The prediction has a mean pLDDT of 77. This is a predicted structure of a 99-nucleotide RNA (THF (Tetrahydrofolate) riboswitch aptamer). The sequence was found by an Rfam model in a public genome assembly.

[in-house]
């Protein structure tokens, strides 16, 4: 020169743990606006996330207690850890080895 490698945020699952709804938020999904992040730099999409409007669609409750509340359930519901899976959309350089 050329071959090969690592390594982020994250994200998926499973278990833990506290919460919230069950008087339906919340998830999911559509559109429109905005912003924000995407390996050690730099550039970054028609990908990905977050928020706001709008829109269709939609759900499981049951038992005990005077009563506050308590159990057991349920929701493609939260937050947190813990495990393992998989992971720079791409581009250029950088790092690690080998020749």
């Nucleotide at each position: 020169u050329u071959c090969a490698g690592a390594g982020u945020a994250g994200a998926u699952a499973g278990c833990a743990u506290a919460g919230c709804g069950u008087u339906a938020a919340g998830u999911g999904u559509u559109g429109u606006g905005u912003g924000a992040a995407c390996g050690g730099g730099g550039a970054g999409u028609u990908g990905u996330c977050a928020c706001a409007c709008a829109g269709a669609c939609g759900a499981a409750g049951g038992g005990c207690u005077u009563u506050u509340g308590c159990c057991c359930g349920c929701g493609g519901u939260u937050u947190u850890g813990c495990u393992a899976u998989c992971g720079c959309a791409u581009c250029c350089c950088g790092c690690u080895g080998a020749c």
Record summary: Its Rfam family is "THF (Tetrahydrofolate) riboswitch aptamer". The literature on the family includes a 2010 paper in Chem Biol by Ames et al., "A eubacterial riboswitch class that senses the coenzyme tetrahydrofolate". Gene Ontology term of the family: tetrahydrofolate metabolic process.